This is a predicted structure of a 73-nucleotide RNA (transfer RNA) from a Bacillota bacterium.
RNA sequence: GCUGGAAUGGCUCAGUCGGUAGAGCGACGUACUCGUAAUACGUAGGUCGUGGGUUCGAUUCCCGCUUUCAGCA
Repeated sequence: GCUGGAAUGGCUCAGUCGGUAGAGCGACGUACUCGUAAUACGUAGGUCGUGGGUUCGAUUCCCGCUUUCAGCA
């Protein structure tokens, strides 16, 4: 340099042939306990990497950029 993949709560990851974004773990609260852990229930936390385009509507489609992984040279 060329080709392809990935970027979504604090972490690990789903999701979507375009229609209000979820889980597990973690945090916090309550219950239980003499207390802790475990367990149960609940709460908060996301402008879906970034800038544009298409569309009534974009996490999803198109283009550029950034970071990152792999392959080729």
Its Rfam family is "tRNA". Gene Ontology term of the family: triplet codon-amino acid adaptor activity. Lineage of the source: Bacteria > Bacillati > Bacillota.